About this RNA:
The RNA shown here (Glycine riboswitch aptamer) has 100 nucleotides and comes from Rhizobium sp. Q54. The coordinates come from a structure-prediction model, not an experiment, and the mean pLDDT is 76. Taxonomically the source falls in Rhizobium (Bacteria, Pseudomonadati, Pseudomonadota, Alphaproteobacteria).
[in-house]
C1' cells in the first nucleotide's frame, strides 16, 4: 500500500531442425543422450550501471572518487536457438504481512 511473501489457471518473445564425433535404442527409415567448434537469442537466475542519498579533508568555495542505488539498459557467466518444455511480465482468482 485499489494488500507483501507464497500460491492456482490463462496469456507470453527472440535465436542454426548448425558441423563433426561417442554412446545407447532400432521397426535400419531414423531417435535419444553427451562433449567439441563456429555462429545466434535475451524474458530463469546472475553481473555492470544512472539520478541521488551518504562517507572522508577542508573556515567556505570545493577536493576525493570509498559505500548505498533501477531496469525490459548493458553483458552473455548461467540460461536457451523445429516442436515439447522453459519463460521476465501481464490479466483473472487465492492468500494475508515473509515486502518497501
Nucleotide at each position: 500500500a485499489u494488500g507483501a511473501a507464497c500460491u492456482u489457471c490463462u496469456g507470453g518473445a527472440a535465436a542454426g531442425c548448425g558441423a563433426g564425433g561417442c554412446u545407447g535404442u532400432u521397426a535400419c527409415g531414423a531417435c535419444a543422450g553427451c562433449c567439441u567448434c563456429c555462429a545466434c537469442c535475451g524474458a530463469a537466475g546472475g553481473g555492470g550501471u544512472a539520478a541521488c542519498c551518504u562517507a572522508g579533508c577542508g573556515a567556505a568555495a570545493g577536493c576525493c572518487g570509498g559505500g548505498g542505488a533501477a531496469a525490459u539498459c548493458u553483458c552473455u557467466c548461467a540460461g536457451g536457438u523445429c516442436c515439447c518444455a522453459u519463460g521476465a511480465c501481464a490479466g483473472a482468482g487465492g492468500g494475508g504481512u515473509c515486502g518497501c